Predicted 3D model of a 73-nucleotide RNA (transfer RNA) from Candidatus Nomurabacteria bacterium CG1_02_47_685.
Rfam family: tRNA. Rfam links the family to the GO term triplet codon-amino acid adaptor activity. It is annotated as a transfer RNA.
Model confidence (mean pLDDT): 82 of 100.
RNAcentral records the identical sequence in 8 taxa.
[in-house]
RNA sequence: CCGCCCUUAGCUCAAUGGUUAGAGCGCUCGUCUUAUACACGAGUGGUUCCUGGUUCGAGUCCAGGAGGGCGGA
Numbered sequence: 001c002c003g004c005c006c007u008u009a010g011c012u013c014a015a016u017g018g019u020u021a022g023a024g025c026g027c028u029c030g031u032c033u034u035a036u037a038c039a040c041g042a043g044u045g046g047u048u049c050c051u052g053g054u055u056c057g058a059g060u061c062c063a064g065g066a067g068g069g070c071g072g073a
Base pairs, nucleotide, nucleotide: 001072002071003070004069005068006067007066010025011024012023013022018056026044027043028042029041030040031039049065050064051063052062053061
């Protein structure tokens, strides 16, 4: 320098362009226990990396940028 892939909750990941962006783990509270743990119940969670564009509607499509990974020269 060229090509490809990834970026969504504290972490790991879902979500066909469609009307409230979810799950598991975590955290908090409660039940249970002499107590802790386990188990069960409830709660807690987001500027979907950034800036624009397309569209009635964008996490999703397009352009540019940023960060990370892989390959090539």